[in-house]
Context: one part of a larger RNA
Formats: sequence, structure tokens, C1' cells
RNA sequence: UUGGGCGUAAAGCGAGUGUAGGCGGGAAGGCAAGUCGGGUGUGAAAUCCCUAGGCUUAACCAAGGAAUUGCAUUCGAAACUACCUUUCUUGAGUUCGGGAGAGGGAAGCGGAAUUUCCAGUGUAGAGGUGAAAUUCGUAGAUAUUGGAAGGAACACAGUAGCGAAGGCGGCUUCCUGGACCGACACUGACGCUGAGACUCGAAAGCGCGGGGAGCAAACAGGAUUAGAUACCCUGGUAGUCCGCGCCGUAAACGAUGAGCACUAGGUGUUGCGGGUAUCGACCCCUGCAGUGCCGUAGCUAACGCAUUAAGUGCUCCGCCUGGGGAGUACGGCCGCAAGGCUAAAACUC
Repeated sequence: UUGGGCGUAAAGCGAGUGUAGGCGGGAAGGCAAGUCGGGUGUGAAAUCCCUAGGCUUAACCAAGGAAUUGCAUUCGAAACUACCUUUCUUGAGUUCGGGAGAGGGAAGCGGAAUUUCCAGUGUAGAGGUGAAAUUCGUAGAUAUUGGAAGGAACACAGUAGCGAAGGCGGCUUCCUGGACCGACACUGACGCUGAGACUCGAAAGCGCGGGGAGCAAACAGGAUUAGAUACCCUGGUAGUCCGCGCCGUAAACGAUGAGCACUAGGUGUUGCGGGUAUCGACCCCUGCAGUGCCGUAGCUAACGCAUUAAGUGCUCCGCCUGGGGAGUACGGCCGCAAGGCUAAAACUC
């Protein structure tokens, strides 16, 4: 509980597509459902309120009036909302021309490095640490040269870019989504949001089949220590990688839902355009779209936010309502499982 809120105090669904619903641009005409006004009927009496009266007063009683915020019916009004018709182009979209991009999917290719193997040179150490030891090495290690194999990751990397979010980074080719800029032309409100629903969704984990260089939960050993089920060291298996299928969670964060409009500036940077300038690239002025920093008004408990708002407004959705119990139990749905989603109460402070 018709209230106030949601960056950090409780609170924005992890993200999108979109159904119902809610909300919705300018003009003209119509209608009269909502809306507004009048009439009539009804809205029992008592009560409440007002006026005047009766018990000596009051309580009390009784009369008249008002009120009864409503409903029905009827007559009107036509600004707004709805509905109908016609129309417009600013919202939205289409077309055309451009350039930018780690956006997604598939295939092929590349070099550096680590490791292992083979071969050469070469000899007693090498590794590792705070110091050591476990470990490796005279069956020739470490180092160094040549060759081979295999897997994974890509220096340049930038408050740079792209994507709805998760996320995306070597190069080339193919397929493919979106955004941005410019320009006439076209459609003519086709829009916004979005309960359910559906789809996507890091890492870890799970199933089947591959792969396995490095790293590395678990595990083993060595140290440290009072102990050391750790931090450090030597090893090392799942896993990390690929294909297909699940899982559906994260500090999934900007801890900030989406859309539209309005509200000082300054400065950097990315993409596209116009002007100026020039041989030309720069420079300078300027428009749009992104991305950073600083800052005015305003907001804020403060921190801070500040045209990328946490300012000023409108529309729609989600969510919160003292701490613990508890994101738990039970039930339901989903999952192979792990578990996920939904979600209490007793009790207690």
C1' cells in the first nucleotide's frame, strides 16, 4: 500500500525480439461513448448540519429547511479523449550514393615463442628459492647449432573501434547482421513501451567423440611453521582447445531499464559531410553520429551527476517496503546431474 522510492542506504529483470495491454504527431469535417451544463424522477424515516420552538436549562423531544456527493431518464454544449471520413510530413520506414569497424559464421594460410623428439658441438653441473630441498644430469643434462612433430595463443593495442548484452584482436577469401554520413525521390503515424512467450547469454560444470604444447583445481613430494590439509618450490590429472548437445548463472557493473523532448560552456578523440585554404596532405571555421575529461544552472544525505544527467517533464515496463531466519523450506516448473526459476512461515532482535 490511491504514499515514497530504486548509482553507493532495500530496490533496474544479464540482454534482446515481440503478443496482449497501456500510451501516442499536424490539419479539416462528422459523431456524441467518456467529459461538462440544465430539467424531471428517485435517492424511506430517523441520524448529521441550519433556523425557529417545547420540557426552568441541558441532554432529550418535535417542526421546517438544507444535504443525501449516487442512479435513471431527457434536453443541450463540442474544447479535450475515443470512434468514423478526408488530408499533411516534421515522428517512423523505404530507395540511391559513400566511407569506417577485434560485429557474426565457415575455410585456408603465417611467423615468433614454449615443450618434446632426432642429430652435431661440448662438459659437470643445471633448476629453483628469502635461503633451501624435492627434481633433472657422466645412460652426457643445462648451454648452443641444425632438423622434425604437435598444440595453444596472436607484439603493434590506444579513457581507439564494433556488438543488444554476454563479448569480439595474426593474415587472406567466401557467406552474413547492424550502425553512421550525404542526397533528391517515395510510403504517410506505419510509432513508443512491453505482462506472458520466444531467442541469445562469460567462466565453471555435465554428456558423447576427438585433441592435449603450455598452464593447471584435485593429488604427490620438498620447504616454511607450534601446526601448515595454505602462501613458496618440484611434479601433476581433470580442465583449459575442437565438434555436437545440455546447463542458464556472475561484482552478467555505468552496481544507473527503454523511448522522446528541453536545459551554459570548454577541451581531447573516432567516423562521415560542408566551407575556407593549398600543388597537395595539414591548418582554420562549421554540421551530424559516437566516445572521454573538466565544468554552469539544477539535483543529491553526502560522495558526486551534470546535453552520454543522477537536471526539467511525459509514456510504458521491472523492482523495493527493518535485520536475521532465507534467496532457505514446502509445492510446482525446468535439468542427465550439479543445480536453476518461482518463493514463504514459525521463531528472534
Predicted 3D model of a 349-nucleotide part of an RNA (small-subunit ribosomal RNA, central domain) from a metagenome.